[in-house]
RNA sequence: CUGGCGGCAUGCUUAACACGUGCAAGUCGAACGGCAGCGCGGGGAGCAAGCUCCCCGGCGGCGAGUGGCGGACGGGUGAGUAACACGUAGGAAUCUGCCUUGUAGUGGGGGACAACCCGGGGAAACUCGGGCUAAUACCGCAUAAUCUCUACGGAGCAAAGUGGGGGAUCUUUAGACCUCACGCUAUAAGAUGAGCCUGCGUCGGAUUAGCUUGUUGGUGGGGUAAAGGCCUACCAAGGCAACGAUCCGUAGCUGGUCUGAGAGGACGAUCAGCCACACUGGGACUGAGACACGGCCCAGACUCCUACGGGAGGCAGCAGUGGGGAAUAUUGGACAAUGGGCGAAAGCCUGAUCCAGCAAUGCCGCGUGUGCGAUGAAGGCCUUAGGGUUGUAAAGCACUUUCAGCGGGGAAGAAAGGCCCAAGCCUAAUACGCUUGGGAGUUGACGUUACCCGCAGAAGAAGCACUGGCUAACUCUGUGCCAGCAGCCGCGGUAAUACAGAGAGUGCAAGCGUUAAUCGGAAUUACUGGGCGUAAAGCGCGCGUAGGCGGAUAGAUAAGUUGGAUGUGAAAGCCCUGGGCUCAACCUGGGAUGGUCAUUCAAAACUGUUUAUCUAGAAUGUGGUAGAGGGUAGUGGAACUCCUAGUGUAGCGGUGAAAUGCGUAGAUAUUAGGAGGAACAUCAGUGGCUAAGGCGACUGCCUGGGCCAACAUUGACGCUGUGGUGCGAAUGCGUGGGUAGCGAACAGGAUUAGAUACCCUGGUAGUCCAAGCCGUAAACGAUGAGAACUAGACGUUGGCCUUAUAAAAAAGGUUAGGUCGAAGCUAACGCGAUAAGUUCUCCGCCUGGGGAGUACGGCCGCAAGGCUAAAACUCAAAGGAAUUGACGGGGGCCCGCACAAGCGGUGGAGCAUGUGGUUUAAUUCGAUGAUACCCGAAAAACCUUACCUACUCUUGACAUCCUUGGAAUCUCGUAGAGAUAUGAGAGUGCCUUCGGGAGCCAAGUGACAGGUGCUGCAUGGCUGUCGUCAGCUCGUGUCGUGAGAUGUUGGGUUAAGUCCCAUAACGAGCGCAACCCCUAUCCUUAGUUGCCAGCGAGUAAUGUCGGGAACUCUAGGGAGACUGCCGGUGAUAAACCGGAGGAAGGUGGGGACGAUGUCAAGUCAUCAUGGCCCUUAUGAGUAGGGCUACACACGUGCUACAAUGGUCAGUACAGAGGGUUGCCAAGCCGCGAGGUGGAGCUAAUCCCAGAAAGCUGAUCGUAGUCCGGAUUGGAGUCUGCAACUCGACUCCAUGAAGUCGGAAUCGCUAGUAAUCGCGGAUCAGCAUGCCGCGGUGAAUACGUUCCCGGCCUUGUACACACCGCCCGUCACACCAUGGGAGUAAGUUGUACCAGAAGCGGGUAGGCUAACCUUCGGGAAGCCGCUCACCACGGUAUGAUUUAUG
Repeated sequence: CUGGCGGCAUGCUUAACACGUGCAAGUCGAACGGCAGCGCGGGGAGCAAGCUCCCCGGCGGCGAGUGGCGGACGGGUGAGUAACACGUAGGAAUCUGCCUUGUAGUGGGGGACAACCCGGGGAAACUCGGGCUAAUACCGCAUAAUCUCUACGGAGCAAAGUGGGGGAUCUUUAGACCUCACGCUAUAAGAUGAGCCUGCGUCGGAUUAGCUUGUUGGUGGGGUAAAGGCCUACCAAGGCAACGAUCCGUAGCUGGUCUGAGAGGACGAUCAGCCACACUGGGACUGAGACACGGCCCAGACUCCUACGGGAGGCAGCAGUGGGGAAUAUUGGACAAUGGGCGAAAGCCUGAUCCAGCAAUGCCGCGUGUGCGAUGAAGGCCUUAGGGUUGUAAAGCACUUUCAGCGGGGAAGAAAGGCCCAAGCCUAAUACGCUUGGGAGUUGACGUUACCCGCAGAAGAAGCACUGGCUAACUCUGUGCCAGCAGCCGCGGUAAUACAGAGAGUGCAAGCGUUAAUCGGAAUUACUGGGCGUAAAGCGCGCGUAGGCGGAUAGAUAAGUUGGAUGUGAAAGCCCUGGGCUCAACCUGGGAUGGUCAUUCAAAACUGUUUAUCUAGAAUGUGGUAGAGGGUAGUGGAACUCCUAGUGUAGCGGUGAAAUGCGUAGAUAUUAGGAGGAACAUCAGUGGCUAAGGCGACUGCCUGGGCCAACAUUGACGCUGUGGUGCGAAUGCGUGGGUAGCGAACAGGAUUAGAUACCCUGGUAGUCCAAGCCGUAAACGAUGAGAACUAGACGUUGGCCUUAUAAAAAAGGUUAGGUCGAAGCUAACGCGAUAAGUUCUCCGCCUGGGGAGUACGGCCGCAAGGCUAAAACUCAAAGGAAUUGACGGGGGCCCGCACAAGCGGUGGAGCAUGUGGUUUAAUUCGAUGAUACCCGAAAAACCUUACCUACUCUUGACAUCCUUGGAAUCUCGUAGAGAUAUGAGAGUGCCUUCGGGAGCCAAGUGACAGGUGCUGCAUGGCUGUCGUCAGCUCGUGUCGUGAGAUGUUGGGUUAAGUCCCAUAACGAGCGCAACCCCUAUCCUUAGUUGCCAGCGAGUAAUGUCGGGAACUCUAGGGAGACUGCCGGUGAUAAACCGGAGGAAGGUGGGGACGAUGUCAAGUCAUCAUGGCCCUUAUGAGUAGGGCUACACACGUGCUACAAUGGUCAGUACAGAGGGUUGCCAAGCCGCGAGGUGGAGCUAAUCCCAGAAAGCUGAUCGUAGUCCGGAUUGGAGUCUGCAACUCGACUCCAUGAAGUCGGAAUCGCUAGUAAUCGCGGAUCAGCAUGCCGCGGUGAAUACGUUCCCGGCCUUGUACACACCGCCCGUCACACCAUGGGAGUAAGUUGUACCAGAAGCGGGUAGGCUAACCUUCGGGAAGCCGCUCACCACGGUAUGAUUUAUG
């Protein structure tokens, strides 16, 4: 959220919080005296004649009372309790009403008290006094044992009657008496129930380590039903505890329940057993049984009543109420059944119980219909627009009727008891009573029961969650990091299967989903069943106590172990197997299982115990041996510093460079002498020794351990080791010494942005010694100790021994210390007889990261601090090993105009051009490090044009379709800035089958057009860049758990992943190269428009002409270059170097060509395109303006600054292009731009078209110039509708800045740079830009340190990949925690005060029926007083926990 029925279960988990009301324990008249009420009967009175009142206990009965039995069961709850409470198995010193079985009795007396009556007090609850009375109430006496006590002589102790029946006898019609039944007394047993004791089992905390004085034991006494320090007096000083005492926290225990393969883990509802409790605390009484849920007393809190004096109460019984809470039911029916109490019984009582009610709370069952039904209806949703899907679903047709509804029928749960009859027993008895049998008539809350039949009609009956993966199930729309989702990963920023809605689907179903909880998965606490080199984890290292474990042989034993038997392990539950409800859940019969249990019998291998023995483990003795092992005393030389003296003079010292510092008062240097302290060069070595820390000159003394050899001895004496104890680098601490060098702190000088550092000059603690403390380190092999077993190879050192030897070498053994490696192990790295392999024993330690090795507490310390050691909170990771990349101010190798070497520039000037910025109505938009910035734009005056302003249009400027009309088209007016509007005129076409059609124009209607509007981060295509860098991959195989590796690495070589060789790789693909184009040489073919050598002709001159085909050239086809040849180097390879030949030589020079990929690079404004947006406008038209603005900044260029130049004059040589809307010749005009003119040319023919630098000559003479040309004035030319904003050019005049450019930066390695001109596209006009062309034509490259790119390797905490990652302080807010002057509360210890009720003790005061009495009294009891114990309470002082601050 939803909800049809039935069966069976279950239902305050929280406040053991408080409770109004009703009920939950009574019964017996067959124990008793009685008679309040009711009924019957009898009598009486009154009157309204059928009612009222009174009397009689006479009868049925019975309130209250005496008495008996029962209220100790049943029912509830789980607060307390960590305990003999519970579970299990045992035990002895006990009691036990009712019940069962025996034995023996039941005789005879007495005195009271209730009820009742009278009187009193009180509001009430209740109570006091006097009087009468009964009993199965109470008390003596008698009797008495197999009872109790005992001094073994003896002594002591009981009772009750009631009811039924009755022949004889007595007699008052009641009894005596008899009998039966029920009772009563004593006693012995049983059964049942209860009490007590013991072994074992039973939660967490050691940041709780010591606890205990009735405590542990004994004796005497007391007490109890009973053992016992249970209590008391005395004596002794014990008892418990690391196998966890004490303390703190938590908790009822169990059978069982849930889960799990099991072992376990969690729990202890319902049902059953035990315990505890009954408002809180204490106490006893009664009783067989209680220290008593519905009894009593006291104290306390609370509630209620009250007349204020005093009283009453206890739902953790059933219902129910309030409260608390997420949350849990009716103030129901009945005793019909089962059971309980009382009773002789009938019967009464019974919220036990049986039923009903409420709740989908759970489990189980049933239903909500079944069959046919395609036009695959309508509608919905999706769609590629065809269709698909919902879907046989519906409708429709045919059928059924469970359940619910209505009506009718109808079991079982009922057996008894009572009554009647019969038989038997009892008895004197055919009474009574009991037993058995028979008979008649009864007893049902549930209940409108279960079940059965009939009726009607598909009729009354389906939802919930989910649909990204895990996990079964997918699309559309909306939304746009918003709203929201989310168990984990994660979705959502305009195409969301993840949000929301819809459609469809999936799962479960009268439920579904969520939340909370437990177990599982989790081998993630590992007993089964984990780990500790690097992930968390070996104590820094020894010695050693307890404990654990422990060699060989034989015997004994039987504790462990194994087997059998017996007892027990309640029932229910689980399991198996039958039966009953239609099935099931559920109920019921039987069986099986279950213990670390107890007793007993047996076995003797192993473990234990014990006895005896052994020598292989271990140890001791004797003799050797190496060593920086330890302690202590002494000795030595080098160096250093200081002091003294000499020589000697200006520096020394120090650094990257300096300075501080020292030095003319003589340093440094050097010589000699002296003093002092510390450390011990060489030897010196993956050499030695020690447990580790650690130990280094030499000698002596003292001393520990190891190793070796041969024997002897002991005879398991061993291993490990919680706690304990000792040692323990450096620093540090206190005391006393010492102090040469070094040197925290500190001072100064440098460095630096700063420099509390690194560097330098000084320098105190300290470093050293003695005797103490500290007790920690990356105390590391990050690897605990001991033992055994398991391939090898190599090397070395030292010790010892053996064999052998003349000696050495050599070989072997052992011990200590290394390297590689097999098997095996390992996540991998790696380990691998010195294991991290295979096993055994013991100890220590770990359990996500941070918080934190921190806080608190405790212990240690002089302190610093150490040891032990959490939690809150927070994160979804932290971590290990390895992989691929990327990165490194890591390494190696190599390359490129990358640097260097050069040449020329930019940056400075003026101008051109682009951009930014600013401005503007607009200055349209895009491009922005390299990879934007003379870029899109190969041409902005209008147009272009997208921008702005103004004026206009709305099916539209453009496309298709429909209807109607008209040829189209052209010309001229008027208004207007024009678009446009309007008028006039010209024109009547083409095809035709005559119906019409094609094209064009106009009007109308709506579908639609249109958009340079947005998104290049939705896209295609195209492009830039790394980069023409040499790389990027694949198949199969192999290696690796895997990511991946190998190939692609290595040695060479190359321009090249080019090639060769090696090679667990072998091959292949995309790249490289080649194939293509241009160019350099030659050959051949062809010969006009090109060419002209030879021949001829002609001209002032020219291939001009005839002709020629040689040359140049043109443009087709070929040749040529391949490391082919030679020598050397190299590995006999690839290749490189040199050479020959050749036009060209090692890719000859250029071009096109751009791998996998990177930059979410650029472009929606070339084009195309998804989605979104606009639609009388973001579309379309027109005019004018703008894109050309101008304080400024940057980029790219042009021109210069001059003499290698300027100017003037003369003169020579190209290539490649373009041309009919065109190029435009000659001639003429103009200073010139240009004009005029018109020949030629659709082009190897004509034109553009004079190439320029160059060369020759002249001039200028280093100047702001005869450089430079900006700017400005004037006058013009050309194009064009139009040069104002805003074109280019010419002439005259003007003549700015600029004298080679700071930091910085760009290009270029040869026909290149530099320099010189020419052409083309665009184009009406307008290049300093762009794209091409040729002319002249250099310099330099030693080389790879640095910048960029590539390969290999290494480190990495980076992977958005160093423009990464990441640390700390500070500021503010919030969260959690510690400390904190304190404050509050709980629990508890000790000392003391106090002391209710009560039991017990004492008693000198008072009272008293039974019994005794010598009649005085006694015994005994009660009241009072008092003592001890003691609850509540109080004071003082501690401890501890929590909260708060």